[in-house]
RNAcentral holds the sequence, with entries from ENA.
This is a predicted structure of a 66-nucleotide RNA (transfer RNA) from a Gemmataceae bacterium.
The coordinates come from a structure-prediction model, not an experiment, and the mean pLDDT is 85.

RNA sequence: GGGUUAGCUCAAUGGCAGAGCACCAGACCUAGAAUCUGGAAGUUGCCGGUUCGACUCCGGUACCCA
Numbered sequence: 001g002g003g004u005u006a007g008c009u010c011a012a013u014g015g016c017a018g019a020g021c022a023c024c025a026g027a028c029c030u031a032g033a034a035u036c037u038g039g040a041a042g043u044u045g046c047c048g049g050u051u052c053g054a055c056u057c058c059g060g061u062a063c064c065c066a
Stems, first nucleotide, its partner, number of pairs: 001065004007021004015052001023039005045061005
């Protein structure tokens, strides 16, 4: 200096937290895979502050990378 957000990889540059993969259920199939439909999954590392409102801005702190 950069990073920390779903099991994993990553979005979201002050106004409803999302996608892909994975997982679960259903459809299809003799069965499985593939495909299609649906679903579940979040203390946004932690503690504070600013703000009507914070993943986002500020301070502190932990860990990872250089």